This is a predicted complex of two RNAs, RNase P RNA and transfer RNA, with 435 nucleotides together.
Rfam match: Bacterial RNase P class A. It is annotated as a ribozyme.

RNA sequence: GAGUCGGUCGGGUGGCCGCGGCCGGGCCCGACCCGGUCGAGGAAGGUCGGGACUCCGCAGGGCAGGGUGCUGGCUAACAGCCAGUCGAGGUGACUCGAAGGAAAGUGCAACAGAGAGCAGACCGCCGAUGGGCUCCUCAUCGCCAAAAGUGAUCAGGUGUCACAGGUAAGGGUGAAACGGUGCGGUAAGAGCGCACCAGUGCCCAGGGUGACCCGGGCAGCUGGGUAAACCCCACUCGGAGCAAGGUCAAACGUGGGACGGCCGGCCCGGCCCAUGUCCCCAGGUAGACCGCUCAGAUGGAUGGCCACCCGUUCGGUCCGGUGACGGCCCGAACGACAGAAUCCCGCCUACAGACCGACUC
RNA sequence: CGGGGCGUAGCGCAGCCUGGUAGCGCACCACAAUGGGGUUGUGGGGGUCGGAGGUUCAAAUCCUCUCGCCCCGA
Numbered sequence: 001g002a003g004u005c006g007g008u009c010g011g012g013u014g015g016c017c018g019c020g021g022c023c024g025g026g027c028c029c030g031a032c033c034c035g036g037u038c039g040a041g042g043a044a045g046g047u048c049g050g051g052a053c054u055c056c057g058c059a060g061g062g063c064a065g066g067g068u069g070c071u072g073g074c075u076a077a078c079a080g081c082c083a084g085u086c087g088a089g090g091u092g093a094c095u096c097g098a099a100g101g102a103a104a105g106u107g108c109a110a111c112a113g114a115g116a117g118c119a120g121a122c123c124g125c126c127g128a129u130g131g132g133c134u135c136c137u138c139a140u141c142g143c144c145a146a147a148a149g150u151g152a153u154c155a156g157g158u159g160u161c162a163c164a165g166g167u168a169a170g171g172g173u174g175a176a177a178c179g180g181u182g183c184g185g186u187a188a189g190a191g192c193g194c195a196c197c198a199g200u201g202c203c204c205a206g207g208g209u210g211a212c213c214c215g216g217g218c219a220g221c222u223g224g225g226u227a228a229a230c231c232c233c234a235c236u237c238g239g240a241g242c243a244a245g246g247u248c249a250a251a252c253g254u255g256g257g258a259c260g261g262c263c264g265g266c267c268c269g270g271c272c273c274a275u276g277u278c279c280c281c282a283g284g285u286a287g288a289c290c291g292c293u294c295a296g297a298u299g300g301a302u303g304g305c306c307a308c309c310c311g312u313u314c315g316g317u318c319c320g321g322u323g324a325c326g327g328c329c330c331g332a333a334c335g336a337c338a339g340a341a342u343c344c345c346g347c348c349u350a351c352a353g354a355c356c357g358a359c360u361c
Numbered sequence: 362c363g364g365g366g367c368g369u370a371g372c373g374c375a376g377c378c379u380g381g382u383a384g385c386g387c388a389c390c391a392c393a394a395u396g397g398g399g400u401u402g403u404g405g406g407g408g409u410c411g412g413a414g415g416u417u418c419a420a421a422u423c424c425u426c427u428c429g430c431c432c433c434g435a
Stems, first nucleotide, its partner, number of pairs: 001361009011309007019039008027030001041337001045348002048346005053241004065237005070084005085099001086097004100232002105230002107226002122171002124167003129164002131161003135157003139153005179197006198222002200219005206213002245290004254282004258277002260272004310335007318327003362434007371387004381418001389405006411427005
């Protein structure tokens, strides 16, 4: 100098005016006056995950549906925290990871490309094997009296064609093309064989509570991606939310009771009428209170102004310096993000600036 | 305070569940028919899919965070 991680603060003092709760006092008792005391945050925010609390539902079990997903611990609980494992990134301090299963099954992969999922022959390579052509050799037969020569057939061989076919080494396409390097092998090739490396599976031994790590052996086993696609596996989950819910309870209306008249000496009972009564009861509405808190409102208080100081930026005079720049003084502007509403634990997001500690290059 | 939904072209919407080409109507532009306009027909242009990050070969679509708007509950 550049950076990584963790933590703290997030303007201070005084004066004046004002607001809300509580306590005390005062009087011309008013939601008045005086005094005292308390009065936002690290996120009070987003409402993302949990819990307390309240009401509804619920014998038990299963299905459907949702959530979570390496390991161990913490916690009332969580998708949170701590420590670790593995993977990825960084020279490093360190950071990040929804990190079970793709050999249970189903699905998907545009375009390009020959071929896209137990793949594929476009170019290239080969053409062993089969086939065509050519030449050579041998044999048999024909022409010829015979030989030489010549023609046909069979067999073997040389060369050639690239027709059938073989080939996944190489080129090319793609995000992705079915382990890598070398040697052997082959017509050319190929785990086809071998050595080494990588991976996977199985076995053995050791360390760790565990995820996992370390070592040895065997098997050519090489079986791509996607589950923040369906799905499988394991664990887990009832619904709604303080406008939950509870208490008291007008007016108008509703329901029930009592009171009236008749039958009757009285009670019980029956019938009738007014649709009556400053009568009683019930449910519930408005409304009030509780839920609601030593911040605690209930249309919602926690504020404003001034002075000085502090910090940052800008401007000016002067001083120092070759210069970048630094310093004294003066003046101005600015001092973030944001504001509780039942409470708590987390996460995430926003944030001018200042300070402290540890560590790395 | 609590609960739910929606952002795609100038406007109104589809596509999202089940990922590969962003489409429909009106509007806009050009041309033709008309003496001119309306209308009709033909052709065309125009979209950071609200923003950021992640999963994936690939995201308007799946996941997370965030911004804005709307609705409901006394």